[in-house]
Molecule: c-di-GMP-I-GGC riboswitch aptamer
Organism: Bacillota bacterium
This record gives sequence, structure tokens and C1' cells, in this order.
RNA sequence: AACGAUAAUGGCAAACCUGCCGAAAGGCAGGGGCGCAAAGUCAUGGGUCUAAAACCCUUCGCCAAGGGUCAUGAUCGCCAGACUACCGAAA
Repeated sequence: AACGAUAAUGGCAAACCUGCCGAAAGGCAGGGGCGCAAAGUCAUGGGUCUAAAACCCUUCGCCAAGGGUCAUGAUCGCCAGACUACCGAAA
């Protein structure tokens, strides 16, 4: 460097519940524990989710309502990529 034990020391925390934030996706805190050897960090590429605002269409005098498109929003516990890191059996 690479690899990853039924090893050691530790770590993180899905669903679900409660509170708060957010238009939503989702986030934060507490409980919880499905899992994780980078489930540490970064939205860089792809994917996925959301659609407040914007734009378009319909009703329509306006307001308003309904529908559609769209990331500038979210996700790194979807896949790549970049950076960093604890331990050390076997090969």
C1' cells in the first nucleotide's frame, strides 16, 4: 500500500416513538437498534425524492383553485469519485 477475524479498544445508528425546524422532501435533539470496517467528511458526476418560488395550461374580469414542467432544495445508510482515519488474525 492493499486486505478485513466469531480478535481487542471503541464508534455510528435504520424502522418506529416524542419534541422542535421546514412548503415539502428532509434535518436537528432524546429514546430505540435494523444494520455498518469508513454508516467519517465533501452534493463533484450519475441516480432517487420533494416542488415553496418561477414558468406553462384550464376554470377565469381580478382574486383564487386545479393540473403540468422545473432545483436553486434534500439524500454521501443509492452508485461512483475526491480527501482523511482506529485496530492488526489470515492471505